[in-house]
Context: one part of a larger RNA
């Protein structure tokens, strides 16, 4: 390489947009690909048959082969190309309801800490037990007032929304997507996606703000043989906001995307329809979309998966090839740095 694979053994890119790749259905034309015929493919050699030297090597004749090539000619199922249609794929319009989807602005109460004042007196706090710590300069507790920042109890739910990261008090403004229903419209406009571009938790970095609580580092008290820890008292970066950078995670469903097909049962979220009814709810039933759970066939090394497949097929991308060395070295690209991306070998088992 071929082959075989990628939930857990090595292996799905963190996620999206998107250039090359693949592509529904009907008719006509064309004949580039495709298929047939003719032509050509020197001789010798190789292969087969027959013959000549006693045989063989050698050699004569005939045949086959020469997988190729271009020209001519023909075929038109498939692919391509061109033209004209179609509506099932895809999309648009219209009418609806749902949602922590995103951005900005405003606003609310509880709690916490601090400050001021009142009441009040000797403790408070903390632990397995203590101590450091706070407190007669009046703490803790309690009442009233004020300030600040951050997070939003209950509702809240194997509930919802989002491509992923992720999103939760309330109101307003702007804005994205999905879903349902009915017809109408466009007429293949589709799927995937190296490169490229964008988004991307936390921590970290730069500049300017902010700083209540929490809290790496750090200091102290304990524990202990020691204790650079677990426990306790403090506490700075940080956590928050604005602008910029970083580009990584067990970025996980450890499961790439799309389409089609393949038993059922049961819950739940958002719609639609029907039965019933004066009407609504409940109930019953059907259907679409999403999300759980159990389970047949099938698959799997097993565990398990099972219409949300890890089943059966097709299209496209990414990735794997024994363990260690190593996600290291070197080089390149990116970054302010931290570092990231790409990514070996010797040697060794």
């Nucleotide at each position: 390489u071929u082959g075989g694979g990628c939930g857990u053994a090595a292996a799905g890119g963190g996620c999206g947009u998107g250039u090359a790749g693949u592509g529904g259905u009907c008719a006509u034309a064309u004949a580039a690909g495709u298929c047939g015929g003719a032509g050509u493919g020197a001789a010798a050699u190789c292969c087969c048959u027959c013959g000549g030297c006693u045989u063989a090597a050698c050699u004569g004749a005939g045949g086959a082969a020469g997988u190729g090539c271009c020209u001519c000619u023909g075929a038109u199922a498939c692919u391509g190309u061109a033209u004209g249609g179609c509506u099932u794929g895809a999309g648009u319009a219209c009418g609806g309801g749902a949602g922590a989807g995103g951005a900005g602005a405003g606003u609310g109460g509880a709690a916490u800490u601090c400050c001021c004042a009142g009441u009040g007196u000797a403790g408070c706090g903390g632990u397995g037990a203590a101590a450091u710590g706070c407190g007669u300069a009046g703490a803790u507790a309690u009442u009233g007032g004020g300030a600040a920042g951050a997070a939003c109890a209950c509702c809240g739910g194997u509930g919802g929304c989002g491509u992923a990261g992720g999103c939760g008090g309330c109101u307003c403004u702007c804005u994205g997507g999905a879903c349902c229903g009915u017809u109408a419209c466009u007429g293949a406009c589709a799927c995937u996606g190296a490169a490229a571009c964008g988004c991307g938790a936390a921590a970290g970095c730069c500049a300017g703000g902010g700083g209540a609580g929490c809290a790496a580092a750090c200091g102290g008290g304990a524990u202990u043989a020691g204790a650079u820890a677990c426990c306790c008292c403090g506490g700075u970066a940080g956590u928050c906001c604005u602008g910029g950078c970083u580009g990584u995670a067990a970025a996980c469903g450890a499961u790439g995307g799309g389409c089609a097909c393949u038993a059922g049962g049961u819950g739940u979220a958002g719609g639609a329809g029907g039965u019933a009814u004066c009407g609504a709810c409940c109930c019953c039933u059907u259907u679409c979309u999403g999300u759980g759970u159990c389970g047949u066939a099938g698959c799997u090394a097993a565990c398990g998966c099972a219409u949300u497949a890890a089943g059966u097929g097709c299209c496209c991308c990414g990735c794997c090839u024994g363990g260690g060395g190593a996600g290291u070295a070197c080089g390149g690209c990116c970054g302010c740095a931290a570092g990231g991306c790409u990514g070996a070998a010797a040697c060794u088992c």
A computed fold for a 349-nucleotide part of an RNA from an uncultured bacterium, annotated as small-subunit ribosomal RNA, central domain. RNAcentral holds the full RNA, with entries from ENA, Greengenes and SILVA.